Predicted 3D model of a 369-nucleotide RNA (Bacterial RNase P class A) from Flavipsychrobacter sp. Rfam family: Bacterial RNase P class A. Rfam links the family to the GO terms dimeric ribonuclease P complex, ribonuclease P activity and tRNA processing. The prediction has a mean pLDDT of 77. The organism belongs to Flavipsychrobacter, within Bacteria. It was read from a public genome assembly, where an Rfam model found it.
[in-house]
RNA sequence: ACUACAAACCGGGUUAUCGCGCGCAUGGCAGCAUGCGUGAGGAAAGUCCGGACAGCGGAGAACAGCGUACCGGCUAACUGCCGGGGCCCGAAAGGGUACAGAUAGUGCCACAGAAAAUAACCGUCCUGGCCAUAAACCGGGAUAAGGGUGAAAACGUAGGGUAAGAGCCUACGCUAUAGCGUGGUAACACGAUAUAGGGGUAAACCUUACGCGCUGAAAUGCCAAAUAGGUGUACGAUUGAGGGCUGUUCGCCCGAUGUGCAUGGGUUGGCAGCUAGAGGUGACGCGCAAGCGGCUCCCGAGAUAAAUGAUAGCCGCCCCGGACGACCAUCCGGGGACACAGGAUCCGGCUUACAGGUUUGUAGUUGUU
Numbered sequence: 001a002c003u004a005c006a007a008a009c010c011g012g013g014u015u016a017u018c019g020c021g022c023g024c025a026u027g028g029c030a031g032c033a034u035g036c037g038u039g040a041g042g043a044a045a046g047u048c049c050g051g052a053c054a055g056c057g058g059a060g061a062a063c064a065g066c067g068u069a070c071c072g073g074c075u076a077a078c079u080g081c082c083g084g085g086g087c088c089c090g091a092a093a094g095g096g097u098a099c100a101g102a103u104a105g106u107g108c109c110a111c112a113g114a115a116a117a118u119a120a121c122c123g124u125c126c127u128g129g130c131c132a133u134a135a136a137c138c139g140g141g142a143u144a145a146g147g148g149u150g151a152a153a154a155c156g157u158a159g160g161g162u163a164a165g166a167g168c169c170u171a172c173g174c175u176a177u178a179g180c181g182u183g184g185u186a187a188c189a190c191g192a193u194a195u196a197g198g199g200g201u202a203a204a205c206c207u208u209a210c211g212c213g214c215u216g217a218a219a220u221g222c223c224a225a226a227u228a229g230g231u232g233u234a235c236g237a238u239u240g241a242g243g244g245c246u247g248u249u250c251g252c253c254c255g256a257u258g259u260g261c262a263u264g265g266g267u268u269g270g271c272a273g274c275u276a277g278a279g280g281u282g283a284c285g286c287g288c289a290a291g292c293g294g295c296u297c298c299c300g301a302g303a304u305a306a307a308u309g310a311u312a313g314c315c316g317c318c319c320c321g322g323a324c325g326a327c328c329a330u331c332c333g334g335g336g337a338c339a340c341a342g343g344a345u346c347c348g349g350c351u352u353a354c355a356g357g358u359u360u361g362u363a364g365u366u367g368u369u
Base pairs, nucleotide, nucleotide: 001365002364003363004362005361006360007359008358009357010356012315013314014313015312016311017310018309020039021038022037023036024035025034026033027032041340045351046350048349049348050347051346052345053216054215055214056213060250061249062248063247065212066211067210068209069208070084071083072082073081074080085099086097087096088095089094100207101206105205106204107201108200109199121147122146123143124142125141126140127139128138129137155173156172157171158170159169160168174197175196176195177194178193180191181190182189183188220272221271222270223269230263231262232261233260234259235258242254243253244252245251279298280297282295284293285292286291316338317336318335319334320333321332322331323330
């Protein structure tokens, strides 16, 4: 210097004029006027998870359904985050992981190939016929070491043995399982021994373990106002119609001026919820880290048809051209309002989008001293 990886941050500033929302103050009966202050995001997006909060239930049980799945920690909680282990990718730094179970069972592995698990195409060996005692050809038996097909073909290598071969036997290995020993909180790693020897697939069905109440701010609560608490019909009145407790069953609860369905009339207004919090900043301490603790300082949208904008100048940044042949720097001229994009109960995560710029660390390559 370049490439790669990991982490963090910025993503416009300022002046002037005019125009908006909210809060406070002053003036005003009020409409309103004046002044001061303040006015989007790292993702506000997706609605994918988890909660706080509100209402119903608060009576549960079973089945169904859904979710999670290596170990340890963090957190209000989570399918999240941190650290570690196993496996895979990478030369490395690093990255990925839907990571319980294939010895409970069922299913699937295209094409090629004889065959994808009750294996025999070529080949090898033994034997009969024919024949010249041969070869070739035809028939029978044995075989899975050699070859072929394939992602994968009965664990691998070597030796012995055999008619030829084969874990048939032996030695050394490989994989899986079991208990034992050492280390570790654990997942697990290492070591020796024993047993066994087709494999993959559960983001296929399934099995195992653990867990899960529902709805959702148009939740929900309060006030004001208005009228027709109307009409019709069905069922029912404690031997319970109808409704609620997730979906089903059991069970439990509400229920008689009852409940359901249809039709018709009135209201469509206001307030709360609504932003002081699992909140943010700074340094310090503990921890590998996620994070935790106390101390310190800060309060920075709250709209409701939905506000934060427009114009102009300068600076910053980016692009093009020139001085200047190249890099850096400097100067001149021109162009560009300059990425993704905007709240609506709030918070913690995940995922996706993002012009340009800044910083730190690590790994590799090359060059110079």